Order: sequence, then C1' cells, then structure tokens
RNA sequence: AUGAUGGCCAAGAGAGAUAUCUCUUUCGAGAAGCCGAAGGUGCAACUGAUUUCUAUAUCGGAAAACUCUCAGGCAAAAGGAUCUUGGCUUAACG
Repeated sequence: AUGAUGGCCAAGAGAGAUAUCUCUUUCGAGAAGCCGAAGGUGCAACUGAUUUCUAUAUCGGAAAACUCUCAGGCAAAAGGAUCUUGGCUUAACG
C1' cells in the first nucleotide's frame, strides 16, 4: 500500500450414525450395535541419503474430504470439517 500467506474473533449455512437394552430420582453410567466432518493414525506419486551405484534394494521426508476408528459422536441441546460475509492481526512480494 492495490497486502501473498498464516492465525484469531463475530454472524449465517452445515452431514452421518440405536429416542436400542440394563442400571439410575434425574443429569447420567455401562453393554452390544453403528458413524466420520473436532483432534489424531497410516499410505502414493515424487524426493534426499546410503549401498553391490543395476533398481524390483535399505532408511528418511511426503497429501487428502482416502484410510483406521485411538479419541470423539449416534432424540434435542452442545459440538462440528468446510463454505460465505465482515473485522483484527501477521508479514512474503513489490
């Protein structure tokens, strides 16, 4: 300043899965069954190093809305990735 990118706040929108069974005055707790969009796990291409310098080798880095279901969730409420708008901040580049 005609401010990349990241972070925070506010408003709006925002999915899925048992109102199952047992206990409990209730809030809730446990059991079995399920869900994936808080968070988290794992993996490819590619890439770095090493080696017998070949590659179909070894180790490391490496994405997701994919995957797992640890966590979380399964009436309502709350939460909720993400999107839109507005504001504050950061400060790349010029």
A computed fold for a 94-nucleotide RNA from a Phycisphaerae bacterium, annotated as Glycine riboswitch aptamer.